[in-house]
Molecule: transfer RNA
Organism: Acidobacteriota bacterium
RNA sequence: GCGCGGUUAGCUCAGCGGAAGAGCACCUGCCUUACACGCAGGAAGUCACAGGUUCAAAUCCUGUACCGCGCA
Numbered sequence: 001g002c003g004c005g006g007u008u009a010g011c012u013c014a015g016c017g018g019a020a021g022a023g024c025a026c027c028u029g030c031c032u033u034a035c036a037c038g039c040a041g042g043a044a045g046u047c048a049c050a051g052g053u054u055c056a057a058a059u060c061c062u063g064u065a066c067c068g069c070g071c072a
Base pairs, nucleotide, nucleotide: 001071002070003069004068005067006066007065010024011023012022013021018055026042027041028040029039030038048064049063050062051061052060
């Protein structure tokens, strides 16, 4: 340099163009002498960035950045 894959909550990951979810972690309450476990509830996202297509984009297209694999 070229090709392919990836980037979504603090972490690991889902997510069919109709607009965001899970597990773990965190917070509050219940339970306990207390902690843990368990139960109930809650918070946490400019969906890597910028443009484009569309009535509507995490999702489609183009470019850029970063990470990984392969080729040279």